Predicted 3D model of a 73-nucleotide RNA (transfer RNA) from Trichonephila clavata.
RNA sequence: GUCCCUGUAGCACAAUGGGUAGCGAGUUGGACUUCUAAUCCAAAGGUCGUGGGUUUCAAUCCCACCUGAGAUA
Numbered sequence: 001g002u003c004c005c006u007g008u009a010g011c012a013c014a015a016u017g018g019g020u021a022g023c024g025a026g027u028u029g030g031a032c033u034u035c036u037a038a039u040c041c042a043a044a045g046g047u048c049g050u051g052g053g054u055u056u057c058a059a060u061c062c063c064a065c066c067u068g069a070g071a072u073a
Stems, first nucleotide, its partner, number of pairs: 001072003005068001007066001011024001013022001019056001027043005049065005
């Protein structure tokens, strides 16, 4: 240089024939308990890597760039 993959909540990951962005674990509050742990309930937390384009509507499709990892010479 070329090719392929990756980027989503503090962490690890879902959501792809375009239609309200979620699970686990964690955090906070509450219930239970003599206390803690465990269990249960609830809440908070996201400019979906960046910038454009298409569309009534984009995490999802298209283009460019960036991050990380790999293949090849």
Rfam family: tRNA. The family's RNA type in Rfam is transfer RNA. The sequence is in RNAcentral, with records from ENA and Rfam.